c-di-GMP-I riboswitch aptamer from a Candidatus Rokuibacteriota bacterium, 81 nucleotides, folded computationally. It was read from a public genome assembly, where an Rfam model found it.

RNA sequence: UCUCGAUAAGGGCAAACCCGCCGUGAGGCGGGGACGCAAAGCCACGGGUCAAGCGAGGCGCUUGACGGCCGGGCUACCGAA
Numbered sequence: 001u002c003u004c005g006a007u008a009a010g011g012g013c014a015a016a017c018c019c020g021c022c023g024u025g026a027g028g029c030g031g032g033g034a035c036g037c038a039a040a041g042c043c044a045c046g047g048g049u050c051a052a053g054c055g056a057g058g059c060g061c062u063u064g065a066c067g068g069c070c071g072g073g074c075u076a077c078c079g080a081a
Base pairs, nucleotide, nucleotide: 004079005078012037013036017032018031019030020029021028022027035068041074042073043072045071046070047069048066049065050064051063052062053061054060055059
């Protein structure tokens, strides 16, 4: 350095739910709160799911959302086995 991930050390993030705001909506932001996470840091590239609109016999197309659905890319603390 790469891989790997401990009953180690220092820590970090933050589900559901509640309150407020934004959005047609999925959902997002802030505060509270912790189910969990060794990348639960970043990125919509691929798949998938969800929402909106249109057209429709199954369903298709477009736009958007989800990174804590999976895969992938980039970066990173610690250092046992």

The prediction has a mean pLDDT of 85. NCBI's taxonomy places the organism under Bacteria, Bacteria candidate phyla, Candidatus Rokuibacteriota. Of the family's consensus pairs, 95% are formed in the model.